A computed fold for a 73-nucleotide RNA from Sporobacter termitidis DSM 10068, annotated as transfer RNA.
Its Rfam family is "tRNA". The family's RNA type in Rfam is transfer RNA.
């Protein structure tokens, strides 16, 4: 330098054919217990890597850039 892949909650990951984003764990509160753990219920937490484009509408499609991973040279 070229090619491919991956960037979504603190962490690990879903999200189908474009229709305003979810799970598990972690955190907080309550219940339960003599107490802790476990368990049950609830709450909070997101500019979906960045900037543009297409569209009535983009996590999703297109382009550029960026970080990481793999391969080729």
């Nucleotide at each position: 330098g070229c090619u491919g892949g991956u960037g979504u909650a603190g962490c690990u990951c879903a999200g189908c054919c474009g229709g305003u984003a979810g799970a598990g764990c972690a955190g907080c509160g309550c219940a339960u217990u003599c107490g802790u753990a476990a368990u049950g219920c609830g709450c909070a937490g997101g500019u979906c890597g960045u900037c543009a484009g297409u569209u009535c509408g983009a996590g999703u499609c297109u382009g550029a850039c960026u970080a990481c991973c793999a391969g080729c040279u």
The RNAcentral record of the sequence draws on Rfam. The coordinates come from a structure-prediction model, not an experiment, and the mean pLDDT is 82.